Context: one part of a larger RNA
């Protein structure tokens, strides 16, 4: 040549768009590059195989014959791949008609609650804990009523329910805007799949500039606990959490399961649509999504099981004993923090 793998043992990139490349539905004709085949040339000698010979044999060696992956040229074939031209509609897309949705962006509005401020009532406690204390309170707190300010988050509905590529998205209204799904099968006619690089997005924390700051709360301070207590508990409390703009680019970014397509028994919930049916908002069928349970099969087992981890195809990413180490060095990105790329010695 032709290794085996990636849910949990090492291993799916956080997600998407897409360049090169790889791969590519159905049918007719043509070409003949790949492919198959015939011929021919070449394929030095030595080596290799067979036969005969020479050294007493053998190794070694002389002669003859054969073999020789391959390559060039001439011809043939046209199934498959490729290329060219033409056709098709089952892939892909468009159109028309619908309903669903916390999908995204901006603006405005609302009520509950916490805190603070002002005023009223009212008096000695409040708060907190395992128990306390720090703390707050006779300069009138806590409690309660009325009014005001401000910020953040939206109880119930709410659901293993919905939407989004992922991160993620939840009060109400308006404006702008993306996608998916269903029905019709009108249009285009393979326009497709994947995707090294690349580009965009990317929770929280963090960074820069300017705002904002109710609650919460790293750091910090105090009180407790304790042998100690740089903690767990308590009283406070600053960054931060919020907004705008610009960075950072990580995660148990998880379904620890890449994307696309095809095929392979079922049962039962639930969300959206369509068709039929019913007195019915009933039932049945069907398409898309989302769960549970399980068959064959798969799996080391656990489990997976038409939403596959089953049976296959295409393309990408990744793994190759533990530690050293996601470290060092170099490169590159970043304001920084640090990110990405990523060893070796040594050791078991």
């Nucleotide at each position: 040549c032709u290794g085996g793998g990636c849910g949990u043992a090492a291993a799916g990139a956080g997600u998407a768009u897409g360049u090169a490349g790889g791969c590519g539905g159905u049918u007719g004709c043509g070409c003949a590059a790949g492919u198959u085949u015939g011929g021919u040339g070449u394929g030095a000698a030595a080596u290799c195989u067979c036969c005969c010979g020479g050294c007493u044999c053998a190794a070694c060696u002389g002669g003859g014959a054969g073999g020789g992956u391959g390559c060039g040229c001439c011809g043939a074939a046209a199934a498959c791949u490729g290329c060219g031209c033409g056709g098709c509609u089952a892939g892909a897309g468009u159109g028309c008609g619908g309903g669903a949705g916390g999908g995204g962006a901006g603006a405005g509005c609302g009520g509950a609650a916490u805190u603070c401020c002002u005023g009223g009532u009212g008096u000695a406690g409040c708060g907190g804990u395992g128990a306390a204390a720090u703390g707050c309170g006779u300069a009138g707190a806590u409690a309660u009523c009325a009014g005001g300010a401000g910020g953040a988050a939206c109880a119930c509905c709410g659901g293993c329910g919905g939407u989004g590529u992922a991160g993620a998205c939840g009060g109400c209204u308006c404006u702008c805007u993306g996608g998916a799904c269903c029905g019709c099968g009108a249009c285009u006619g393979a326009c497709g799949c994947u995707g090294a690089g690349a580009u965009a997005c990317g929770a929280a924390a963090g960074c820069g500039u300017g705002g904002g700051g109710a609650g919460c709360a790293a750091a910090c301070a105090g009180g407790a606990u304790u042998a100690g207590a740089u903690a767990c508990c308590c009283u406070g409390g600053u960054a931060g959490u919020c907004c705008a703009c610009g960075c950072c680019c990580u995660a148990a970014a998880c379904a620890a399961u890449g994307c696309a397509g095809a095929c392979u028994u079922g049962g039962u919930g639930u969300g959206g649509g369509c068709a039929g049916u019913u007195c019915a908002u009933u039932c049945u069928g069907u398409c898309c999504g989302u769960g549970c349970c399980g068959g064959a099969g798969c799996u080391a087992a656990c489990g997976c099981g038409u939403u596959a981890a089953g049976u296959c195809u295409g393309c990408c990413g990744c793994c190759u004993g533990g530690g050293g180490a996601g470290u060092a060095c170099g490169g590159u990105c970043g304001c920084a923090a640090g990110g990405c790329u990523g060893a070796a010695a040594c050791u078991c």
Predicted 3D model of a 348-nucleotide part of an RNA (small-subunit ribosomal RNA, central domain) from an uncultured bacterium.
RNAcentral holds the full RNA, with entries from ENA and SILVA.
Its Rfam family is "Bacterial small subunit ribosomal RNA". Gene Ontology terms of the family: ribosome and structural constituent of ribosome.